RNA sequence: GGGCGCUUGGCUCAGGCGGAGAGCGCUUGCCUGACACGGAAGAGGCCACAAGCCCAAAUCUUGUGGCGCCCA
Numbered sequence: 001g002g003g004c005g006c007u008u009g010g011c012u013c014a015g016g017c018g019g020a021g022a023g024c025g026c027u028u029g030c031c032u033g034a035c036a037c038g039g040a041a042g043a044g045g046c047c048a049c050a051a052g053c054c055c056a057a058a059u060c061u062u063g064u065g066g067c068g069c070c071c072a
Stems, first nucleotide, its partner, number of pairs: 001071007010024004019055001026042003030038001048064005
């Protein structure tokens, strides 16, 4: 220098075909003598950044950054 993959709640990931989810964790009740387990409700992400298309972008287009692998 070139190619490919990844980037989304605290963690691990899905969604990639346009209108944000799961598991674990956290908070508050229930349950218990109490804890654990179980069950209920809730908080928490402007989806790495910028621009464009669009009524509307995590998603489509372009550029940039970060991490990893391969080639030279």
Molecule: transfer RNA
Organism: uncultured Coriobacteriaceae bacterium